This is a predicted structure of a 100-nucleotide RNA (SAM riboswitch aptamer (S box leader)) from Tumebacillus algifaecis. Lineage of the source: Bacteria > Bacillati > Bacillota > Bacilli > Tumebacillus. The prediction has a mean pLDDT of 80. Of the family's consensus pairs, 97% are formed in the model.
[in-house]
RNA sequence: CUCUUAUCCAGAGAGGCGGAGGGAACUGGCCCUGCGAAGCCUCGGCAACCGUGUUACAGGUGCUAAUUCCAGCAAAGCUAUGCGCUUUGGCAGAUAAGAG
Numbered sequence: 001c002u003c004u005u006a007u008c009c010a011g012a013g014a015g016g017c018g019g020a021g022g023g024a025a026c027u028g029g030c031c032c033u034g035c036g037a038a039g040c041c042u043c044g045g046c047a048a049c050c051g052u053g054u055u056a057c058a059g060g061u062g063c064u065a066a067u068u069c070c071a072g073c074a075a076a077g078c079u080a081u082g083c084g085c086u087u088u089g090g091c092a093g094a095u096a097a098g099a100g
Stems, first nucleotide, its partner, number of pairs: 001100008013043005021032003026072004044064003048061003051057002068092001073089006
């Protein structure tokens, strides 16, 4: 990097360094941010998969603003007719486990 399977409306932040962006990419929204963004470090927390094991542990990976922040494509339904709303599926993405 590719493939398979599962999950994604729950949960969980302080400090230090840093110094302007960030919320995966594109578009459109919306939001966070000098009351300090990204990134890195320390300590803590959460508990999804694996593991040990046997109902606990927190060992591996992961996560710790907002549903994966929302929408984009398709179908069905609703409709005050506003390319609006709802639901389902799909696409894309993230994480885990396994395979190549």